[in-house]
């Protein structure tokens, strides 16, 4: 820092996605140790149990308990003893008193902190700063002054009563620092007087006085003295208030407000204030966003980011608000009080049913909720806190400890050496490679572990000890203040260290297709599965499971949630609107926001300075302590807000001034600019009326239509109502919509000059107004031609269309109303700058003129510059400013719905759910197009033969069949692999058989060699028997066979979409590419297009482009002429020789002809066109002329085209069979349907007789001559010939003569009997072919289709491969031998350019919509069920407050009687819950309706995309 994803590919907009970080998390898999940290986010749901707030006996009176103690009362053990007793005094028991301890009550302080939560709350709540001159403050500390005298009284307790209990109730005693009077009385409060002093508006404040009020408690102690009390000031700390500014979302909330604003008076408060009340007044808030709805406790902060922001608001610290839900108040220095009260409501409990009782959001813990959050722990040793004089008690605050990997940090699972690179896995082209120095093994280490063992620190310091010092006039044992000493440790079996033991106890979890770092088997076969996004997975899957090996992170490691980041994807930094989403349809204008030049002022934004704050912790920095880190500690900084001092350049505000922004006025100037009025003419329909006849009309082609009751057509006259040719123009005008015959009258804007004038008057422009095509609406006119609906007619498979004939509404006036358009330049206004050329409208100036010079407007072209690209350029899309308006992925949807407007249609404003990975722009390349140009081809055309009709042949299809083996299948399969299926061939089917094997190679072991006869059985294979055979040898054996047996053999089994090779096709078409350069972000272009030429990208020219390759042509081959040369088996002129004839023979090398090797054809030569080229055209001359005819010979590539069945080959499956061998059948099947022949259908013919000319082939298991048999097929036989010698061999159409007479025939021959011939182990199923009979369909072929351009087409035999036999097919060969091409308009295929495209698996594309069916969310819905608030009214609990004075009563007053005051009751006002009635609001459900979105292959058509076959689009 960025990547991946729309495309065939490009650049670009744009969403989506992912790599980072983070978390109070949660699951999954795995978990060794520690240290710090952190742990109910959900139900403010409900709560068992315990513990979370008490203390103070030195405030008080009691009580209890020990101890002593005072007095009685008892009288034991023991001693004596005269046994009567006495002594003796314990235990025990009352009482007095003291001391200690416990301690319910009163009394005082605390229980408003501490500690929970996050409901409410959009708020002065919080944050930051400021104010109280508007205020309160217990304990605390300072400073001043006091505490004099005195009364009633209550709790506790007793004693009686009531209750199941909670609790109470009368009487009775009784303290006190608890209650009250009195007294003192300021620096106090009030109120009053005087006089300074300062302020900020009411006013602060100082000092003087005058009146009037109001205090107190005591305890401890020997005592000194302390610790309390009371009144006052100040301080500190906490509180309360009040004000500026900051502070979520929705305008589908726009209007809200009756205590509401304010004022004046009273109440009320610690205090200002409508806080509260009476009266006046009508204010008060609001677009700079009230009210309303929704949501949220604020904040320091924490996460995230470069930063600006964003997202949060667990832990820690500040506020705040809450305590079971609403209410209210009392206590108090403080509260409307989390573990106080009181009422109301629900809800759990107890209950004897009258009635009580509770409130974990405190710690622990339980229950439910939930993906999910911990011990019913220890301790007051540390810190802090209440109360106490103190000691201490009390603390679930806290300090600790347990659970959880929740997070953050650190450590550790071992370290060195160690290759025969062990074994094992996995892979393997079988070489190895890899795991892998990894493990063994040798050494060696002890963190951690496990045993054992001492054992800092956290403790300060308290009582008390001692010692120094201080105050004070001051002695002690007192006070203060220091220093020493000097108890105490929950945690703890702790931290740390030591000692022993031993590699010991300690690895896991995601990925591995691309974005991402890392690859191979196997398995699986659109399955079971992955997937964050592109996406994998249909038999070779690096994407799915599994291994093996990698990678990454590590006590974790993945997955998910949520949040910032990337994302400049709401852009202040930092984005955009012509075609990607975006400019308002247009103008005028309030607010609003911005503003022209000079001067002087002030200082509010701005700038410096200087200071307050900005808590603490947190971050940064810089240092330190826990071995380190995390975590802890110290120092240091900081955006902001106020307070000041000061600057004055900018912007503000005020004053003056200027003329260049703007604007007036006068002089002129062009125009479809608007209204209204008026007149015109051509045309169309209609009327009439004349001529005139049979049609018109309309369409591709037709018909409805109209006409003999006279139409069309033509003349006349007329009557109507819309439009106004020509000119008319990328001409004018106007803000836009829009304006077009002429004249008139009214009227806006505009332009140019020059002159004066005003002094900044500007410019935008949310809301508002107001114009605003067409089409629609209402109302009243009018209607000539045009023409939605409708109605025929006609296309067509329908045809509710296009096309025709008719037509109402509309369309035209008026007047309202609607307010949209692709309302478009798909470009908001305005204002300024920045290279030109052209044209044309309008003005002005100059100039004799050609013209030249400016100004508004316009239209094209282009510089720089921008743009993604097109393209935009002074009329900007360029480069700045101002301002409005608009966009933020696609589809749902401009839809629902809400609110608005409208008479309706309708409009404006305007969603979400769900869903999809993309939707788009602009260009490039193809490819296509019922687009254009140009050109080609037997492509059409022109012709000549066929085919589709017949019977047969033969190949498919299908269909049968045990099998009818397999493949080919539009062109590019079908007489095709098949250039030969009776058996074999054969792959297929029945049987029958073999099993290392019908074939190969090797190795082991046994036994002979091979090889050959002969038997049995059998259909054959095959099986079982017999007999006869033995080769080299170094004597180890080897060669060769047979048996076994062990690797392997075999497969025409699949996969031609794993594949090589080899073909078919486009297409013999004329194209297809490169290196360099140059263009362009880039795909890509350019070259290769252009002008011409040509069969050709053949060639010239020209040209950012210049060469080159593969294609074309040429070079090869064969046919045509000619020479040379050679001369048999070929040839015979010449010469001879022989014959009935005949190169038959001597010869011969002239000629045909073989056969070789040359030559000749190249637009060379003319002439004409052309551009002087290139090249055509025409001629000469030549056998042959412009590639002379024909072959071989297919560029780049297409069809995943065709062949795993020629053949080779990866995978994959068969392995007594999916090998192999064998008999037999089958491939030959036949209702049928297609190719492609063959043979006819006849006289240009058959038929029969004579007869005449070929070329190319072919022959030894072959061809076979003459001769003889047979009607033939043939057969006997065997001459020549291995082949220019001999043979196949007759060539046939032709010519000659005869005959048939147009018929199903002397045409056709198919079927079918018979006889037969040849091949052959063998013709049944299944060959040919001969004879003799038999004579079937068919008289020329529908729709449609095919091949050919000259030796070609038609026709005519010949021949050859294959082959034993078997072609109508297939190759080839020659014989006779045309017809026609005007022409490229159309059909098909191709090339080339150019164009449009929504297509790129490329029109066999893509691609709309109804309809069906499943599924999903929305949305109306008759209504139903619930939440919230809101008005009115009803009822009104507690309780302040007010009234009243019934009932009662201790201080004070009075002698009493009363009195004042106080309870208590009653009540009034307000008031919670609750009740009644209306509207709102919002959520749930809802028959049923509507669209809508998504789904493999449905249904109907064909709207768009290519002129989409009617251009399409918008309203």
């Nucleotide at each position: 820092a960025g990547a991946g994803u729309u495309u065939g590919a490009u650049c670009c907009u744009g969403g989506c996605u992912c790599a980072g970080g983070a978390u109070g998390g949660a699951c999954g898999c795995u978990g060794g140790c520690g240290g710090c940290g952190u742990g109910c986010c959900u139900a403010a749901c409900a709560c068992a149990u315990g513990c979370a707030a008490g203390u103070c006996g030195a405030a008080c009176g009691g009580a209890g308990c020990u101890a002593a103690u005072u007095u009685g009362a008892g009288g034991a053990a023991g001693u004596u003893u005269u046994c009567g007793g006495a002594u003796g005094g314990a235990a025990u028991u009352a009482u007095u008193u003291u001391a200690g301890c416990u301690u319910a009550g009163u009394g005082g302080c605390g229980g408003a902190c501490g500690g929970g939560u996050g409901a409410g709350u959009a708020a002065c709540g919080c944050g930051u700063g400021a104010g109280c001159a508007a205020u309160c403050u217990g304990c605390c500390u300072u400073u001043c002054a006091g505490a004099g005298g005195g009364g009633g009284a209550u709790a506790a307790c007793g004693a009686c009563c009531g209750g199941a209990a909670a609790c109470g109730g009368u009487c009775g005693c009784u303290a006190a620092u608890a209650c009250c009077g009195c007294a003192u009385a300021a620096c106090g409060u009030a109120c009053g007087a005087a006089a300074g002093c300062g302020g900020c508006a009411u006013c602060g404040u100082u000092u003087u006085u005058g009146u009037a009020c109001c205090a107190a408690a005591g305890g401890a102690g020997c005592a000194a003295u302390c610790c309390g009390c009371u009144g006052a000031a100040a301080g500190a700390u906490g509180a309360g208030c009040u004000c500026g500014c900051g502070u979520c979302c929705a305008a589908u909330u726009a209007g809200c407000u009756a205590g509401u604003u304010g004022g004046u008076g009273a109440g009320g408060u610690a205090a200002u204030g409508g806080c509260c009340c009476a009266c006046c007044a009508a204010g008060g808030c609001g677009a700079c966003g009230a009210u309303u709805g929704g949501u949220a406790g604020c904040c320091g902060g924490a996460c995230u980011g470069a930063g600006a922001g964003g997202u949060u608001g667990a832990a820690c610290g500040g506020c705040c608000a809450c305590a079971u839900u609403g209410g209210g108040a009392c206590u108090g220095a403080g509260a409307c009080a989390c573990g106080g009260u009181c009422c109301a409501g629900a809800c759990u409990c107890c209950u004897a049913c009258g009635g009580g009782a509770g409130g974990c959001a405190g710690c622990a813990g339980c229950u439910a909720a939930g993906a999910a959050u911990c011990u019913u722990c220890c301790g007051c040793a540390a810190u802090g806190g209440g109360c106490g004089a103190a000691a201490g008690c009390c603390u679930g605050a806290c300090g600790g400890a347990g659970c959880g990997a929740c997070g953050c940090c650190g450590c550790g699972u071992g370290g060195a050496c160690g290759a025969u690179g062990a074994a094992g896995g996995c892979c393997g082209u079988g070489a190895g490679g890899u795991u892998g120095u990894a493990a063994a093994g040798u050494c060696c280490u002890u963190u951690u572990c496990g045993g054992g063992g001492g054992g800092g620190g956290g403790a300060a310091u308290g009582a008390g000890g001692u010692c120094c010092g201080c105050a004070g006039g001051g002695a002690a044992u007192g006070g203060c203040g220091g220093g020493c000493c000097g108890a105490u440790g929950a945690c703890g079996u702790g931290a740390a260290c030591c000692c022993c033991g031993g590699a010991a106890u300690a690895a896991g979890c995601c990925c591995c297709g691309g974005c991402u770092a890392a690859c191979u088997a196997c398995g699986u076969g659109c399955c079971a599965g992955c997937a964050g996004c592109c996406g994998c997975g249909g038999u070779a899957a690096c994407a799915c499971g599994u291994a093996g090996g990698g990678g990454g992170c590590g006590a974790g490691c993945g997955u998910u949630g949520u949040u910032c980041g990337g994302a400049a994807u709401c852009a202040u930094u930092g984005g955009g609107c012509g075609u990607a989403a975006a400019g308002g349809g247009c103008g005028c204008g309030c607010a609003g926001g911005c503003g022209g030049c000079g001067a002087g002022g002030c200082a509010a934004g701005u700038c410096c300075g200087g200071u307050g704050u900005g808590a603490a912790a947190g971050u940064g920095c810089u240092c330190g302590g826990c071995u380190c880190a995390a975590c802890c500690g110290a120092g240091u900084g900081a955006u902001g807000c106020g307070c000041u001092g000061g600057a004055a350049a900018c912007u503000g505000c005020c004053c003056u001034g200027c003329u260049u922004g703007a604007g007036u006025a006068c002089a002129g100037g062009a125009g479809g600019g608007g209204a209204c009025g008026u007149c015109g003419g051509a045309a169309u329909u209609c009327c009439a009326g004349g001529u005139g006849u049979a049609g018109g009309g309309g369409u591709g082609a037709a018909a409805u239509c109209u006409g003999u009751a006279g139409a069309u057509a033509u003349c006349u006259g007329g009557a109507a109502g819309a439009a106004c040719a020509c000119c008319g123009g990328u001409g004018g005008c106007g803000a836009a919509g829009g304006c077009g015959g002429a004249c008139g009258u009214c009227u806006g804007g505009c332009c140019a000059u020059g002159u004066a004038c005003u002094g900044a008057c500007g410019c935008u422009g949310a809301g508002g107004c107001g114009c605003g095509a067409a089409g629609g609406u209402g109302c009243g006119g009018g209607g000539a031609g045009c023409g939605a609906a409708c109605a025929g007619g006609u296309u067509u498979a329908g045809a509710u269309a296009c096309c025709c004939u008719g037509g109402u509404a509309g369309u035209c006036c008026g007047c309202a109303c609607a307010g949209u358009a692709a309302a478009c330049g798909a470009u908001g206004u305005g204002c300024a700058c920045c290279a030109g050329g052209u044209g044309g409208c309008g003005g002005g100036g100059g100039g004799u003129a050609g013209c030249c010079c400016u100004c508004g407007g316009u239209a094209c072209c282009g510089a720089a510059g921008c743009c993604a690209a097109c393209g935009c350029a002074u009329u900007a899309a360029g480069u700045g400013c101002a301002c409005c308006g608009c966009c933020u992925g696609g589809g749902g949807a401009g839809u629902a719905u809400g609110c608005u407007c409208g008479c309706a249609a309708g409009g404006g404003u305007g969603a979400a759910a769900c869903u999809c990975a993309a939707a788009g722009g602009a260009a490039u390349u193809g490819a296509c197009g019922g687009g254009g140009g140009c050109c080609c081809g037997c492509a059409c055309a022109a012709g000549c033969g066929g085919u589709g009709g017949a019977g047969c042949a033969u190949g498919u299809g299908g269909u049968u069949u045990a099998a009818u083996u397999c493949g080919a299948u539009g062109a590019u399969a079908c007489g095709c692999g098949a250039g030969g299926a009776a058996c074999c061939u054969u792959a297929c089917c029945a049987g029958g058989g073999c099993u290392u094997g019908a074939c190969a190679u090797g190795g082991g072991c046994c036994g002979g060699g091979a090889g050959g006869c002969g038997g049995g059985u059998g259909a054959a294979a095959g099986u079982c028997c017999g007999c006869c055979g033995c080769c080299c040898u170094u004597c180890g054996g080897g060669g060769c066979c047979g048996g076994u047996c062990c690797a392997c053999a075999g497969g025409u089994g699949c996969u031609g979409c794993a594949u090589g090779g080899c073909u078919g096709u486009c297409g013999u078409c004329a194209g297809c590419u490169c290196g360099u350069g140059c263009u362009g972000u880039g795909a890509a272009g350019u070259g290769u297009u252009g002008g011409g030429u040509u069969a050709a990208g053949u060639c010239c020219c020209g040209c950012a482009a210049c060469g080159a390759g593969c294609g074309c042509a040429a070079c090869c081959c064969c046919c045509g002429c000619c020479g040379c040369c050679c001369g048999u088996u070929a040839c015979c002129a010449u010469c001879g020789a022989g014959u009935a004839a005949c190169g038959u023979c001597g010869g011969g090398g002239a000629c045909u002809c073989a056969g070789g090797c040359g030559g000749a054809a190249c637009u060379g030569c003319c002439g004409g066109u052309g551009a002087c080229a290139a090249a055509c055209c025409g001629g000469a001359g030549g056998a042959a002329g412009g590639u002379g005819g024909g072959g071989a010979c297919g560029a780049c590539g297409u069809c995943a085209a065709g062949u795993c069945a020629u053949c080779a080959u990866g995978g994959c499956c068969c392995u007594u069979a999916u090998g192999u061998c064998c008999u037999g059948g089958g491939c030959u099947a036949c209702a049928c349907a297609c190719g492609u022949g063959c043979u006819a259908c006849a006289a240009u013919g058959g038929c029969a007789g004579g007869u005449a000319c070929a070329g190319a082939g072919c022959g030894c298991a072959g061809c076979g001559a003459g001769g003889c048999c047979g009607c033939g097929a043939g057969g006997c036989g065997g001459a020549g010939c291995g082949a220019a010698c001999c043979g196949c061999g007759a060539a046939a159409a032709g010519c000659c003569u005869g005959u048939c007479c147009c018929a199903g025939u002397a045409c056709g021959g198919a079927u079918u009997g018979g006889g037969g011939u040849c091949u052959g182990c063998a013709a049944c199923c299944c060959g040919a072919c001969c004879c003799c009979a038999u004579g079937a369909a068919g008289u020329u072929g529908g729709a449609a289709u095919c091949g050919c351009u000259a030796g070609u087409a038609a026709u005519c035999g010949c021949g050859c491969a294959u082959c034993a036999g078997c072609a109508u097919g297939g190759c080839g060969c020659g014989g006779u031998g045309a017809a026609u091409a005007c022409g490229u308009u159309c059909c098909c295929g191709g090339g080339c350019c150019u164009u449009g495209u929504a297509c790129a698996c490329a029109c066999c594309g893509c691609c709309c919509g109804u309809c069906a069916c499943a599924c999903c969310a929305u949305c109306c819905g008759a209504g139903u069920c619930g939440g919230g608030g809101g008005c009115a009214c009803c009822c009104g609990a507690a309780g302040u407050c007010g009234c009243c004075a019934g009932c009662c009563c201790a201080a004070c007053c009075g002698c009493a009687a009363g009195g004042g005051g106080g309870g208590c009751g009653g009540u009034g006002c307000c008031g919670a819950a609750g009740g009644u009635a209306c509207g709102c609001c919002u959520g749930g459900u809802g028959a049923g309706g509507a669209g809508g979105g998504u789904g493999a292959a449905g249904u109907c058509g064909u709207a768009a995309c290519a002129a989409g076959g009617u251009a399409a689009c918008c309203g």
Source information
RNAcentral holds the sequence, with entries from ENA and SILVA. Small-subunit ribosomal RNA from Sphaerochaeta sp., 1515 nucleotides, folded computationally. Taxonomically the source falls in Sphaerochaeta (Bacteria, Pseudomonadati, Spirochaetota, Spirochaetales). Its Rfam family is "Bacterial small subunit ribosomal RNA". Model confidence (mean pLDDT): 85 of 100.